[in-house]
Molecule: small-subunit ribosomal RNA
Organism: uncultured prokaryote
RNA sequence: GAUGAACGCUAGGCUAGCGGGAGGCUUAACACAUGCAAGUCGAGGGGUAACAUUGGAGCUUGCUUCAGAUGACGACCGGCGCACGGGUGAGUAACGCGUAUGCAACCUACCUCAAACAGGGGGAUAGCUCAGGGAAACCUGGAUUAAUACCCCAUAAUAUUUAGAUUUGGCAUCAGAUUUAAAUUAAAAACUCCGGUGGUUUGAGAUGGGCAUGCGUGACAUUAGCUAGUUGGUAAGGUAAAGGCUUACCAAGGCAACGAUGUCUAGGGGUUCUGAGAGGAUGAUCCCCCACACUGGUACUGAGACACGGACCAGACUCCUACGGGAGGCAGCAGUGAGGAAUAUUGGUCAAUGGGCGCAAGCCUGAACCAGCCAUCCCGCGUGUAGGAAGACUGCCCUAUGGGUUGUAAACUACUUUUAUAAAGGAAGAAACCCUUCUACGUGUAGAAGGCUGACUGUACUUUAAGAAUAAGCACCGGCUAACUCCGUGCCAGCAGCCGCGGUAAUACGGAGGGUGCAAGCGUUAUCCGGAUUUAUUGGGUUUAAAGGGUGCGUAGGCGGAUUAAUAAGUCAGUGGUGAAAUCCUGCAGCUUAACUGUAGAACUGCCAUUGAUACUGUUGAUCUUGAGUAUAGUUGAGGUAGGCGGAAUGUGUAGUGUAGCGGUGAAAUGCAUAGAUAUUACACAGAACACCGAUAGCGAAGGCAGCUCACUAGGCCUGGAUUGACGCUCAGGGACGAAAGCGUGGGGAUCAAACAGGAUUAGAUACCCUGGUAGUCCACGCUGUAAACGAUGAUUACUCGUUUUCGGCGAUAUACAGUCGGAGACUAAGCGAAAGUGAUAAGUAAUCCACCUGGGGAGUACGAUCGCAAGGUUGAAACUCAAAGGAAUUGACGGGGGCCCGCACAAGCGGUGGAGCAUGUGGUUUAAUUCGAUGAUACGCGAGGAACCUUACCAGGGCUUAAAUGUAGAUGGAAUAAUGUGGAAACAUGUUAGCCUUCGGGCCGUCUACAAGGUGCUGCAUGGCUGUCGUCAGCUCGUGCCGUGAGGUGUUGGGUUAAGUCCCGCAACGAGCGCAACCCCUAUCUUUAGUUGCCAGCACAUUAUGGUGGGGACUCUAAAGAAACUGCCCGCGCAAGCGGUGAGGAAGGUGGGGAUGACGUCAAAUCAUCACGGCCCUUACGUCCUGGGCCACACACGUGCUACAAUGGUAGGUACAAAGGGCAGCUACCUGGCGACAGGAUGCUAAUCUCUAAAACCUAUCUCAGUUCGGAUUGGAGUCUGAAACUCGACUCUAUGAAGCUGGAAUCGCUAGUAAUCGGAUAUCAGCCAUGAUCCGGUGAAUACGUUCCCGGGCCUUGUACACACCGCCCGUCAAGCCAUGGAAGCUGGGAGUGCCUGAAGUCGGUAACCGUAAGGAGCUGCCUAGGGUAAAACUGGUAACUGGGGCUAAGUCGUAACAAGGUAGCCGUACCGGAAGGUGCGGCUGGAACACCUCCUUU
Repeated sequence: GAUGAACGCUAGGCUAGCGGGAGGCUUAACACAUGCAAGUCGAGGGGUAACAUUGGAGCUUGCUUCAGAUGACGACCGGCGCACGGGUGAGUAACGCGUAUGCAACCUACCUCAAACAGGGGGAUAGCUCAGGGAAACCUGGAUUAAUACCCCAUAAUAUUUAGAUUUGGCAUCAGAUUUAAAUUAAAAACUCCGGUGGUUUGAGAUGGGCAUGCGUGACAUUAGCUAGUUGGUAAGGUAAAGGCUUACCAAGGCAACGAUGUCUAGGGGUUCUGAGAGGAUGAUCCCCCACACUGGUACUGAGACACGGACCAGACUCCUACGGGAGGCAGCAGUGAGGAAUAUUGGUCAAUGGGCGCAAGCCUGAACCAGCCAUCCCGCGUGUAGGAAGACUGCCCUAUGGGUUGUAAACUACUUUUAUAAAGGAAGAAACCCUUCUACGUGUAGAAGGCUGACUGUACUUUAAGAAUAAGCACCGGCUAACUCCGUGCCAGCAGCCGCGGUAAUACGGAGGGUGCAAGCGUUAUCCGGAUUUAUUGGGUUUAAAGGGUGCGUAGGCGGAUUAAUAAGUCAGUGGUGAAAUCCUGCAGCUUAACUGUAGAACUGCCAUUGAUACUGUUGAUCUUGAGUAUAGUUGAGGUAGGCGGAAUGUGUAGUGUAGCGGUGAAAUGCAUAGAUAUUACACAGAACACCGAUAGCGAAGGCAGCUCACUAGGCCUGGAUUGACGCUCAGGGACGAAAGCGUGGGGAUCAAACAGGAUUAGAUACCCUGGUAGUCCACGCUGUAAACGAUGAUUACUCGUUUUCGGCGAUAUACAGUCGGAGACUAAGCGAAAGUGAUAAGUAAUCCACCUGGGGAGUACGAUCGCAAGGUUGAAACUCAAAGGAAUUGACGGGGGCCCGCACAAGCGGUGGAGCAUGUGGUUUAAUUCGAUGAUACGCGAGGAACCUUACCAGGGCUUAAAUGUAGAUGGAAUAAUGUGGAAACAUGUUAGCCUUCGGGCCGUCUACAAGGUGCUGCAUGGCUGUCGUCAGCUCGUGCCGUGAGGUGUUGGGUUAAGUCCCGCAACGAGCGCAACCCCUAUCUUUAGUUGCCAGCACAUUAUGGUGGGGACUCUAAAGAAACUGCCCGCGCAAGCGGUGAGGAAGGUGGGGAUGACGUCAAAUCAUCACGGCCCUUACGUCCUGGGCCACACACGUGCUACAAUGGUAGGUACAAAGGGCAGCUACCUGGCGACAGGAUGCUAAUCUCUAAAACCUAUCUCAGUUCGGAUUGGAGUCUGAAACUCGACUCUAUGAAGCUGGAAUCGCUAGUAAUCGGAUAUCAGCCAUGAUCCGGUGAAUACGUUCCCGGGCCUUGUACACACCGCCCGUCAAGCCAUGGAAGCUGGGAGUGCCUGAAGUCGGUAACCGUAAGGAGCUGCCUAGGGUAAAACUGGUAACUGGGGCUAAGUCGUAACAAGGUAGCCGUACCGGAAGGUGCGGCUGGAACACCUCCUUU
């Protein structure tokens, strides 16, 4: 885009105003009630049943009866028609249809033309009538009768047959014309208005048919052979006619790979739909042809039938019946039932068109013309038009004082009246026949005028009236695909054509608002074509995506070198015929337009015939040598077959020497060995394979071929150019060869080695490893016929830049070489290619032929066929299922891949943890609650830098409901506040007393009202912000350019170097950004400036003493500014960057040390409980207040710490030295008291001024190796301090008590220098403190680093990948469960077709003496054939089936882990064996294997 379409109720289409034109059982060729669809002619006939008219008769005056007399006419005889028209598509794969021819092989009623004729006779029969039978249908018999019914005779040619003669033509038989002779055959003398009509014969025409032929016209080869009247001939028969059409005889043919036969499907064509076309699909309506008429068969009649509304027979079915017997055929028009998703009225009329009969009037006509029903389709019209912004109200949305949208839409104003409604008028289709009149010649014919005839229909159309009045829906809005928001829902409900949407912010579900598209329709479903170049003729492919046969030979077939001649089959051109009409296209015309219709043209791309052309192809003849072959000379090689010979190795045997192990592995064990192994020596035997040479070397068609030699044999190459003369190329079927494994028979058997056995490994180990070991491996003969049979690349021919290596010839004297021919390789230009790549050995450019492919799976499976001894091979589907499977390349990630490098990563060291007690955090458990969060590294002394109340979020109980705070507005009252009662656990409730200022504007406070509340409730997977980690790792990117179809690459890689993508060099890159480094702070040295609260050398004063004082700026120090370090200098190495040096100098030397500083990103990492915030939730509660409790529980487990286990120590006494920080509700000197925590006094300090304020160390003494003078837990008693308050639940002091613990298993952590270790100090938080924590500060102060193999983490480059949620990946097979389709199968049950035998109706044909008939003829009997029936065996094809086989699919089943990385034993192919399963192993093959080493080649310098 299209359709003969469908979508009835509920529930799963919705809606509908009008008109015109079309169409309407696609299914059950299923069954049919009822009516109608084929009759007509009295001008053929005998006649008169019904009706009417007329006349007569009878009477009861409206009845009976008579008369074929008239109009007419039932039934009957006869003529014509019934073979047309109408329906259907079952059958048919066919001369059925289409197209083009032919009939010298034919027929044709009615019609037209021409010619001739029509003489004489005869006997019947239906009807009617009589009789009989039967329920009926109908039948039988007697008598009688007519004809345009039937018969006989005559006449007779131009008819027919036979025999001649002449002549013309052709296409072989022959045909036409003329003519002679013989034979045979006809009639309606009917009707008549006397004109004719009708009849017979013959010829011709027209029309319609019959037959034959060329070409075209489905699927399946898993249908390959079929055929006996079959193929042909002769003769006969038959027919309208040719013909095996039929019969007899003779011959053995005929068809078939260009698809016979068989099976399945199907009416064919014009056309119709689609498509640019070529094509593909289609065969409704209309037209042509065919076939059929309940199923099958048969003939009759007839011009025509083997006959839809005729006959006979058989069968099935239905109906009637008196049970004896009969009747029927809607695939005609309506209609009914059934089937179905589905298809109409039991209508009107013969008015028109057409048909039959008739002289005609006319009759008949479900043909036809009309009407009815149906949005089934096509076309047209309408449902208003113009103005109208306060851009109204409602609705919907938002960033919500407001805006947007619905929307000029509405209201409102003006206008129009198609359509619908009402009223009025009102066609065309009609002209003939016929009748009347007239004209022309002759009562007929021809013409003219008038008259008659309308189903549709009071329809089309026209006019008038009133009034916007009577008239809009459907689908869609994630992308494809035009059109977006809100609400609801929450992987539910649902949507979905494909992709897919839905798990709490859904443009995808449902609703709404808005929008988009079409519109009296819109959607959905079904089907066809297109897009699809996705079967490719136009117009595809085959290295890796599906696809080259394992390889030669070769038949049919296809294709084929040069020159020339002929021909004209192909080819090209002209002409003629045909290609029905309708359809399509164009012009014009008619309906108001259109659809529709008419008319004219064009077209119908085709077929046939004819004339011409001759380049090319074909055919035929002749010639040629370049393709191809042959001969001669030379040469080459693991080419093949068969024989002989050889040495090394291995095994075995014998003998010797010799002694305890050998062997094997990652490590072992099994095994062998004191009965002497292994080792070694000698000899012997056996079988198999041939080291070095040896090579991306050679040969062969492929498989394949390797010691040496001989015989036989095949091929290639090259040279000269002798010879044949296109002999060529390819190749479906066919036939030959064809690794390994395997099979058969017979040998052989050394090694190796499936199976098997044992030992290991392992969770297991039907494996990898080890020890053994049988088939086999070897030979001969036969079979098998497959491989990753690979270059994953068919064969042949021609052409097309270069470089280089190598093998075999030729060339020349030649190992040298610019040549040349033929092979084998590498790299590369153009081109090609999706890319990888290929690139004269093409995957380039062309030609010919063959083979093969058409999404993945199912499946190379099933069935069938065929080959094989078997294993199996070849050929080779479908149902079902999925939306992918796949190729090449890219970026990542990963690897039990590789290279380089780094890090307290390992190693070297020091000290810990893990064991004990305690502290603290977590899990778990418990609980009314033990609030919440953090959970590998990156949670666990974390949020918390401080839970007795508060905090507090938890629990129990008791209260409050605009509340705790603040603001605004209004009202109101007064101060605020202080004191004091009652109830109560408190909160709270309820009282009493005292009590304002003012510049008059107000201020302050309380109460009330209104508006703004509150939530540590949920979602960190809606978020902001902040943070952890990789990681202070060196990376992450961009612009422009260049490369690539693209993803993307380059830059950023490479060579060096660095802590560093740090720098240098090179380079299709050149630059730049975020990171690195530096800039900042502290610290180490110095200088300058400044000296108070700091300092005190020198000068003074004072003191027992002290920078206490005067002074001083020198020093320390303080705190501001500078300096200084940059590989700057030297030496060495290096192009440079840079590196090295026990170098110099320097306080410091190679980023001096430390801090701050954290790129792009990753982990949906953490946090809604710091804070903020979207959405959701609660609102006399999930808010808020109070008391008490809990967060501190305790069989247990883990993390982080403290204290220890002691002598490098403990205890006691004595003596020193810091830094940094804090301090007024504070730090506190000093004094007094207390053993002490501390208390009571008192002083200084808002701080370089006063104060908190050191310990290890050092000196002396003691303890003497022990559960101790170690260790301090636990517990009793007594206290101190803070605080309303230390019971749950604080810290500290004193005294007493004195637990575990004697250095810690597997494992594991930190640290590279002022570091570890050790020692103390301070601070934040804080009333106090569970601080042994955190963060800072200083004191004392080490050891070790060979080095990068390994463990962990990371960076760069490269490689493989079936991963991309990225290896915590992907993924295979068995088993178990459910569902689905399917194969096999004993059996059961259908279908169609064929064959043999038996039987055999009707009927044609043949035969026939008896019976009938004057005759023609008939009856009867009989023969052949046959529909159908019966029976038998086999084949084909369905359905079903116990049982059984595999296959597919299915969120979370079981067992393993086969594959993807070297996938942890490289994988895969063929084959064989074995095993729960993936699979394992043997043999041969492949690279579509990684890594390493070596070799070779190429390019560049």